[in-house]
C1' cells in the first nucleotide's frame, strides 16, 4: 500500500431473513429484607446502534466513504 475482523446504555456482549417500544447481565440509583452492611427480591433511570452520504414505504441489519482498535500479506 492492499486483506479480512470488530466499532450498539459506565462496562461486557445480544438482536434469525429489512418491519414488535433496541435489549440482557454487571455496574449506578431507589425501595423491601437485616440491628447494621453484604447477599437476595422488586423497581427506575442510562442509546446520535462509531461518523457521514446512499438504497428503501421502513435500515442496529443492505451499498459507499470516513475513523478508531485489533489481525494478516508484501
Nucleotide at each position: 500500500g492492499c486483506c479480512c475482523c470488530a466499532u450498539u446504555a459506565g462496562c461486557u456482549c445480544a438482536a434469525u431473513u429489512g418491519g414488535u417500544c433496541a435489549g440482557a447481565g454487571c455496574a449506578u440509583c431507589g425501595u423491601g429484607c437485616u440491628u447494621a452492611u453484604g447477599a437476595c427480591g422488586c423497581g427506575a433511570a442510562g442509546g446520535u446502534c462509531g461518523c457521514g452520504g446512499g438504497u428503501u414505504c421502513g435500515a442496529g441489519c443492505c451499498c459507499c466513504g470516513c475513523a478508531u482498535g485489533g489481525g494478516g500479506c508484501a
A computed fold for a 74-nucleotide RNA from Baffinella frigidus, annotated as transfer RNA. Model confidence (mean pLDDT): 80 of 100. It matches the Rfam family "tRNA". By type it is a transfer RNA.